[in-house]
Molecule: transfer RNA
Organism: Flavobacteriaceae bacterium
RNA sequence: AGCAGCGUGGCGCAGUGGAAGCGUGUUCGGCUCAUAACCGAAAGGACGUAGGAUCGAAACCUACUGCUGCUA
Numbered sequence: 001a002g003c004a005g006c007g008u009g010g011c012g013c014a015g016u017g018g019a020a021g022c023g024u025g026u027u028c029g030g031c032u033c034a035u036a037a038c039c040g041a042a043a044g045g046a047c048g049u050a051g052g053a054u055c056g057a058a059a060c061c062u063a064c065u066g067c068u069g070c071u072a
C1' cells in the first nucleotide's frame, strides 16, 4: 500500500427494512436458620463516527475510524 472480516447493554452473542433481544453479570424482592441453587421484578444499549437513498435503517450506499487476518 491492496484485499477481506468484525465493531450492538459490564462481558459474550443474535437480529438482512416496520425500529433491539438472548445468555451471563448487576440491583431489589421471594424462598432458606443461613449461603448457594431456584423463582419474580427492575435498571442498563437511540447499534464505531459522519453523510446519503427510503414514508421508515442496527440492516442498503459512500467516506472515515479502531481491531483482526491475508497479500505485497
Base pairs, nucleotide, nucleotide: 001071002070003069004068005067006066007065010024011023012022013021018055026042027041028040029039030038048064049063050062051061052060